RNAcentral holds the sequence, with entries from ENA. Predicted 3D model of a 71-nucleotide RNA (transfer RNA) from a Minisyncoccia bacterium. Its mean pLDDT, the model's own confidence on a scale to 100, is 83. The organism belongs to Minisyncoccia, within Bacteria. Its Rfam family is "tRNA". Rfam classes the family as a transfer RNA. From the family's description: Transfer RNA (tRNA) molecules are approximately 80 nucleotides in length. Rfam links the family to the GO term triplet codon-amino acid adaptor activity.

[in-house]
């Protein structure tokens, strides 16, 4: 320099047009003499810019990071 793959919550992954969810970390209450364990409830995110759509995490183009092939 060319070509592919990811980017979603402290973390580790799902979700592929319309309500963003699991686990796991945390924060409260329960339960215990206490802890731990179980249960409950609750904060917490869509890498950046633009486009297509009535709607965009999603699809299309740039652009940034990382990782693989090639050269």
């Nucleotide at each position: 320099c060319g070509g592919g793959g990811c980017a979603u919550a402290g973390u580790a992954c799902a979700g592929a047009g319309g309500u963003a969810g699991u686990a796991u970390a945390c924060a409260c209450g329960c339960u215990u003499c206490g802890g731990g364990u179980g249960c409950g409830u609750g904060a917490g995110a869509c890498c950046c810019c633009g486009g297509u759509u009535c709607g965009a995490u999603u699809c299309c183009g740039g652009g940034u990071g990382c990782c693989c092939c090639g050269a």